[in-house]
RNA sequence: GAGUUUGAUCAUGGCUCCGGAUGAACGCUAGCGGCAGGCCUAACACAUGCAAGUCGAGGGGCAGCACGUCUUCGGAUGGUGGCGACCGGCGCACGGGUGCGUAACGCGUAUGCAACCUACCCUGUACUGAGGUAUAGCCCAGAGAAAUUUGGAUUAACCCCUCAUGGUAUUAAAGAGUCGCAUGAUUUUUUAAUUAAAGGUUACGGAAAAAGAUGAGUAUGCGUCCCAUUAGCUUGUUGGUAAGGUAACGGCUUACCAAGGCUACGAUGGGUAGGGGGCCUGAGAGGGUGACCCCCCACACUGGUACUGAGACACGGACCAGACUCCUACUGGAGGCAGCAGUGAGGAAUAUUGCGCAAUGGAGGAAAGUCUGAACCAGCCAUGCCGCGUGCAGGAUGACUGCCCUAUGGGUUGUAAACUGCUUUUAUAUAGGAAGAAACCUCUCUACGUGUAGAGGGCUGACGGUACUGUAUGAAUAAGCACCGGCUAACUCCGUGCCAGCAGCCGCGGUAAUACGGAGGGUGCAAGCGUUAUCCGAAUUCAUUGGGUUUAAAGGGUGCGCAGGCGGGAAGCUAAGUCAGUGGUGAAAUCCUACAGUUUAACUGUAGAACUGCCAUUGAUACUGCAAGUCUUGAAUUCGGUCGAAGUGGGCGGAAUAUGUCAUGUAGCGGUGAAAUGCUUAGAUAUGACAUAGAACACCGAUAGCGAAGGCAGCUCACUAGGCCUGGAUUGACGCUCAUGGACGAAAGCGUGGGGAGCGAACAGGAUUAGAUACCCUGGUAGUCCACGCCGUAAACUAUGAUUACUCGUUUUCGGCGAUACACAGUCGGAGACUAAGCGAAAGUGAUAAGUAAUCCACCUGGGGAGUACGAUCGCAAGGUUGAAACUCAAAGGAAUUGACGGGGGCCCGCACAAGCGGUGGAGCAUGUGGUUUAAUUCGAUGAUACGCGAGGAACCUUACCUGGGCUUAAAUGCAUAACGACAGACUGGGAAACGAAGACUUUCUUCGGACAGAAUGCAAGGUGCUGCAUGGCUGUCGUCAGCUCGUGCUGUGAGGUGUCGGGUUAAGUCCCAUAACGAGCGCAACCCCUAUUUCUAGUUGCCAGCGAGUAAUGUCGGGGACUCUAGAGAAACUGCCGGCGCAAGCCGCGAGGAAGGUGGGGACGACGUCAAGUCAUCACGGCCCUUACGUCCAGGGCUACACACGUGCUACAAUGGUUGGGACAAAGGGCAGCUACCAGGUGACUGGAUGCUAAUCUCUAAACCCAAUCUCAGUUCGGAUUGAAGUCUGCAACUCGACUUCAUGAAGCUGGAAUCGCUAGUAAUCGUAUAUCAGCCAUGAUACGGUGAAUACGUUCCCGGGCCUUGUACACACCGCCCGUCAAGCCAUGGAAGCUGGGAGUGCCUGAAGUCGGUAACCGUAAGGAGCUGCCUAGGGUAAAACUGGUAACUGGUGUUAAGUCGUAACAAGGUAGCCGUA
Repeated sequence: GAGUUUGAUCAUGGCUCCGGAUGAACGCUAGCGGCAGGCCUAACACAUGCAAGUCGAGGGGCAGCACGUCUUCGGAUGGUGGCGACCGGCGCACGGGUGCGUAACGCGUAUGCAACCUACCCUGUACUGAGGUAUAGCCCAGAGAAAUUUGGAUUAACCCCUCAUGGUAUUAAAGAGUCGCAUGAUUUUUUAAUUAAAGGUUACGGAAAAAGAUGAGUAUGCGUCCCAUUAGCUUGUUGGUAAGGUAACGGCUUACCAAGGCUACGAUGGGUAGGGGGCCUGAGAGGGUGACCCCCCACACUGGUACUGAGACACGGACCAGACUCCUACUGGAGGCAGCAGUGAGGAAUAUUGCGCAAUGGAGGAAAGUCUGAACCAGCCAUGCCGCGUGCAGGAUGACUGCCCUAUGGGUUGUAAACUGCUUUUAUAUAGGAAGAAACCUCUCUACGUGUAGAGGGCUGACGGUACUGUAUGAAUAAGCACCGGCUAACUCCGUGCCAGCAGCCGCGGUAAUACGGAGGGUGCAAGCGUUAUCCGAAUUCAUUGGGUUUAAAGGGUGCGCAGGCGGGAAGCUAAGUCAGUGGUGAAAUCCUACAGUUUAACUGUAGAACUGCCAUUGAUACUGCAAGUCUUGAAUUCGGUCGAAGUGGGCGGAAUAUGUCAUGUAGCGGUGAAAUGCUUAGAUAUGACAUAGAACACCGAUAGCGAAGGCAGCUCACUAGGCCUGGAUUGACGCUCAUGGACGAAAGCGUGGGGAGCGAACAGGAUUAGAUACCCUGGUAGUCCACGCCGUAAACUAUGAUUACUCGUUUUCGGCGAUACACAGUCGGAGACUAAGCGAAAGUGAUAAGUAAUCCACCUGGGGAGUACGAUCGCAAGGUUGAAACUCAAAGGAAUUGACGGGGGCCCGCACAAGCGGUGGAGCAUGUGGUUUAAUUCGAUGAUACGCGAGGAACCUUACCUGGGCUUAAAUGCAUAACGACAGACUGGGAAACGAAGACUUUCUUCGGACAGAAUGCAAGGUGCUGCAUGGCUGUCGUCAGCUCGUGCUGUGAGGUGUCGGGUUAAGUCCCAUAACGAGCGCAACCCCUAUUUCUAGUUGCCAGCGAGUAAUGUCGGGGACUCUAGAGAAACUGCCGGCGCAAGCCGCGAGGAAGGUGGGGACGACGUCAAGUCAUCACGGCCCUUACGUCCAGGGCUACACACGUGCUACAAUGGUUGGGACAAAGGGCAGCUACCAGGUGACUGGAUGCUAAUCUCUAAACCCAAUCUCAGUUCGGAUUGAAGUCUGCAACUCGACUUCAUGAAGCUGGAAUCGCUAGUAAUCGUAUAUCAGCCAUGAUACGGUGAAUACGUUCCCGGGCCUUGUACACACCGCCCGUCAAGCCAUGGAAGCUGGGAGUGCCUGAAGUCGGUAACCGUAAGGAGCUGCCUAGGGUAAAACUGGUAACUGGUGUUAAGUCGUAACAAGGUAGCCGUA
């Protein structure tokens, strides 16, 4: 820097990623070289070999080898070169390994030793005399399996011992000088005591003392991990005296004396760990780390111990104990790879039982030389870093293949390939071939002092025939890995279908996956690439640099106050902090800079810088500090005034309530949403009087006052404390804050004793409810009250710690001062509101800061687990305080925004309710749906917004379904090819038909180019199969609701807001006013159509007033345009006028005028969007699927089934009616395979004739209504279902399954439960008519048309739906939301737990090896001394009790988590009882 909480936003906050690094490991892959690195685990166990020896110029000697001499050829001989073993010297304390232990003077740094040692080396001084005794080896004899060992004899030394000499040594005493911070040091004089030596050979060596160098030892300051859920530790402990001991100081050890010492600046205890230079990371500060290289420490199987030595308490030495392994003749022995290789084991994991001492270094030696798994080299490993290569140039029909696409074609792979030319690093072959080598030694020479220096020649290479160089051949020998949804560079196809799988986070996958798997293509890095693990960074996410705490995590409930931190003014002193200079140190390597060497680089070398540190010293004195004095403004005291529900104790008071007594009085009272439980005729409730009791104090009273907080309220007295104000005086910084501590601390609760009126957990009863362990009601115990003692917590809140200073204003109020006027603009101290700047994520805050600064304290670091567990502590208990982890999630949370929602609020509208009229729901039938059935009952539509819907017409067809029979380029169409003039058709026979076979019949046109038709072939088919959740188009609904947006501006960090809100008004976001908004768009309205009035024009098929003709009669005819009507063009309505109200918009009026009056009535017209709404079966279309079938043809069946349920309708139940007869009036629409006048027949449906009309001409055409009659309240002269019979019509065909007619039959039904629908005027209701579809029709449907023609609306409380504003929200898939707990199930981790079993550490007691030290007569020794015995101490062992810390465990507790389990509904809205905190 990015991703991730949200619908979006800002901030908080965690998680994750991009970077760097590694002693790494794993997966895939692999050409070469250089340089480096390589058991991080089991300090687990180790076979085998090697890793420390050397010196004969110390010694006795001569085992083995060689030579010589002698020889009796058996041998002898240290004579020579040399040398096994032995004595002796030096070394073995270095080098090499490892990191167990250690939290320590271990390490780092600085300083000291006046408290010390130092072999070999260097320097100078002095010395080296005389003697003696042993012992190994060798020889002899023995024990034993071996390791090993015993006895005897004999022998040497640079082994050992004695004596002598001796000061510049040591010690003691005395004197003098010099120096030092002190103890003291040093120099010098005298006396006393003590102690040396080694030889060998001419090279060396020894010894004494001193000095140097080197290396040790020791002391001190400072620094050096985590845990306080480790708070007290300590008896040699702290100090002193004396002694011992040590190289040396010291309780280092012992005796005695004193009682100290350490600790909150973290003792003690526990855990972890070698430390540093450095290394990784980071801008730095830091954080992490301590492999390789260097320094220091510690260790060497585990524990202890000393010896030797200059140096060890000793890796390849000793002794003892223990564990383990091995050998054994079972008696006893041996061993220690954390040296180099190597083996086993462990593990994700780490190499050769290599070469040579050539170089460097080490040990012994005079040297040659010897030894050296140190070191130098080689081998293995891409483990890392660095370098090189796998070719370069040309080459476009942009070849073939592959892959993709919008697919006659194009794109990409891709200049890539082929092909042509060039080069040869590297690999291969071959030839040459280093540097590292200079010394030691030796030869020669030079210089001088015979032992040194210098010069020249010679000898010596593990690596290695290696590096390097030349030549030859020929592109020849050489590319992979990861990724491609975002972060993050890189995209398509196929497969799969919440499967398989991916995943670092967010998240992909449920049939079109750039996220899985494969492919093509691409991107990144490259002999590597990815993954995993770990560290730093990013993370300012522990914040010194550099964070926070009102609401996100976070201010302690509040005072007091020790330690600590911080602290007023002016002078002077000092110089600790601070600053500057100088000196020392800060090892080397590393890092950085420059230069240089490898062909470059890595790597290496040289030089410089740096090492930010520590110490010392000199100086400066502003600030801080120390000490001393001073000042008054901070703070405090005193005098005066004043204020208050401040506290404690006592006394007094009235109202109310309850109870008791008496009285009056009678039937209820009480309680609730409604009731009931309860009280009451034994007299309640109510009323009056009196008495008693406890608790609380109306009005005043407040936005007020007091107190540190909790908290405090009748009046009064006493005591106590405090604040504020005024002006004097006094002290003189006495101050602020405060971990630990101690005090106070609501309510509830606990203990003891009182008290108990009212209220009231628990409890009981009554209700409510599906339930109701609740809400409501009636009772009621603890408690509430008092005294004393505990508890110590609250949403103890201003969610805001205390103190000090500074920083615009307005206003209210309390207490003082001033002023006194009932006024006030001043001032000090409180309590509130609003606001500027500033601050803040915003909300907000704003002199009572959340502003600007300072000081001190407290607290926070993702959510859950959890304020839980364990431990500790407090408490009588309840419980409080302190306070984790495993595990789990990618969020949790804050503020604000837009919506949606609310059993929130306000305003408004709608046949939404109300007021009415008529229905549905009951009956029969029609029709659609569900269900059931079926071979099939094709499919779709399913709350409103499916259900007389798609279908505006299923007997066949339709038809998509079922059964059966057929066809396969196909039922249709187009193109091309080459042929044929026929093919087709009808007929006969098979068959249910389709179809197939045969026979016969009929046979084109032509301008001769061809047309036409069929068949054949080829190319294109077809699908009512799936997906409406891939789509277009169309449609429903919210809703004809009044809304939905944009530009610019303004505003806000932003999402957004403003505009669109407010006041009015409207049917309307309609209009007006106001206004940080001004305008605009889609909607509203208007423009369009029908209708209502009228004018003009035009009169045919329409009309007929007037004129004429004619008829039985009729606009029938001539004519006419007046009227009706037809159909074109106009007019008309706009709140225009009047009155009232109003600023305006507009509203009101039984106003005027007008056919019509306030959108006149109706229609078309449907904003942004919602419902993944409906439709792949109208059509179109992506993808998928079928292809002798899911296509297509045919026959029959089905879509019409039927215990049932629902929707929509029709007909009714009758008298406002039925029936019979007579009479009248429409509109709109249709008609030639049609409508049909008229005539005839039939009871009728209809039939037979006949004419008119391709229609304002002809035709189809009303009913309710009116008049008259009858029926008389019945299952009827209502109602017509059902059934029987006979017919008519359509049609190939009415069986399944048509309509209609006639006759007969005459079911249910007497107005319909809960519930529910439509409608506000030419509307409802009621009456008929027409049409589409159509051969016919199941039409009672749909769409139109006219006839007759009502009732009611007080009003907006309520139901439903909607609009605007506002409010709350934990909702945003948006309340059909979200979400809590128990129970049941699976899984994970964890607490407790009878017990079982480990670990380390400590304590008491017993025992106690080796060994030092101490004691010691007898034994050995001339002696020194030794053996033996013994004392103290100790490793280890045993035992006892307790503590700490693990593992495991029957059982048990809660937690977390899991796609659909159970029960309820606690929270979020007033969440339906506001929620929450503490307590029981």

The RNA shown here (small-subunit ribosomal RNA) has 1480 nucleotides and comes from an uncultured prokaryote. Its Rfam family is "Bacterial small subunit ribosomal RNA". RNAcentral holds the sequence, with entries from ENA. Its mean pLDDT, the model's own confidence on a scale to 100, is 82.